[in-house]
Molecule: Bacterial RNase P class A
Organism: uncultured Butyricicoccus sp.
């Protein structure tokens, strides 16, 4: 410094929630057995599966999100490896890392001046020397997180990439190595800043909603029908009424609900995220919601925190305690 793991334990007595077996006084009953929260069950920030609505197929605008490269996966804003950059002696960490030559905005305070400046100094002209005009000059001082890349020489009043010589940054081209991002050499052309977690702009990607989804049944009640069937009424034919029936679905049962992109072991392929072959295990599923609660004993028992449709991830929040590779003195 990296990684990983554990998250009281045993005993006894009481108590609950599902499941199974059994009883008999068949009842939201009793007895017995087995079984019962997390590494984050949290936050609900991302990406799916499910399920309902949406949509004929494409495009385009809004709108949100992401950003070096190559892979991994069901995806994914998530990982893994690698490149730039930047910190540590140093094992290793951190990094939203496209575009400032399409436009627009900002740069606070200080500073003359923040993208276009002349305060002060230098240098020439002029007024008339003792303060003041006007022109040049970014090389010197000052301000600043940044002020015309940096340094030396020519070079000029006095200066300036003005010119060259060398370093330094982009940007084009070529050549070499890499799948790529890029790196290492060459040449060629410049050096008017910074900021996109500012507006934009480029490139990619996205229908909306969420298990209180949504799906069966359905007393009560609501509405519809005599087509069939029972009744009632009238003497029949026929006709009206009720119920059965048909629709609806508000209380309410019931599915969805827990075997799944599972878990372990092991074997083999990858640097690794991961893949895949064998064998093996079944590991809560409640609906106002169980998972407790006392005693003893292990030195002490004490952390964040409690399932609610799963799954894969992110992120936050934790007492104590274990292992293991490397570094440094």
């Nucleotide at each position: 410094u990296a990684a990983u793991c554990c998250a009281g334990g045993c005993a006894a007595u009481c108590g609950c929630g599902u499941g199974c077996c059994g009883g008999c006084u068949u009842g939201a009953c009793c007895g017995g057995c087995a079984u019962g929260a997390g590494g984050a069950a949290a936050g609900u920030c991302c990406g799916g599966g499910c399920u309902g609505c949406g949509c004929a197929g494409g495009g385009c605008a809004a709108g949100g999100a992401u950003a070096g490269c190559a892979g991994a996966u069901a995806a994914c804003g998530u990982c893994u490896g690698c490149c730039g950059g930047g910190g540590g002696c140093g094992a290793c960490c951190c990094u939203a890392g496209g575009a400032a030559u399409a436009g627009u905005g900002c740069a606070a305070c200080a500073g003359a001046g923040a993208u276009a400046u002349a305060c002060c100094g230098c240098c020439g002209g002029g007024g008339a020397u003792u303060u003041c005009c006007c022109g040049g000059u970014a090389a010197g001082g000052g301000u600043g997180g940044a002020a015309a890349g940096g340094c030396g020489a020519g070079g000029u009043a006095a200066g300036a990439g003005c010119u060259c010589a060398c370093c330094a940054c982009g940007c084009c081209c070529c050549a070499u190595g890499g799948u790529a991002a890029c790196a290492u050499g060459g040449g060629g052309g410049g050096u008017c800043u910074g900021u996109a977690a500012a507006c934009u702009c480029u490139a990619u990607c996205c229908g909306c909603a969420g298990c209180a989804a949504c799906g069966u049944c359905a007393a009560c009640c609501g509405g519809g029908g005599c087509a069939a069937u029972g009744g009632a009424c009238g003497g029949c034919c026929c006709g009206u009424c009720c119920g059965u029936c048909c629709c609806g679905a508000c209380c309410g049962a019931c599915g969805g609900c827990u075997u799944g992109a599972g878990g372990c072991g092991u074997g083999c392929g990858g640097c690794g995220a991961c893949g895949u072959g064998c064998g093996u295990c079944c590991c809560a599923g409640a609906u106002a919601g169980a998972u407790g609660a006392u005693u003893g004993c292990c030195a002490a028992a004490u952390a964040c925190a409690g399932a609610a449709c799963c799954c894969g991830g992110c992120u936050u929040a934790u007492a104590g305690g274990a292992u293991u590779g490397c570094u440094c003195a």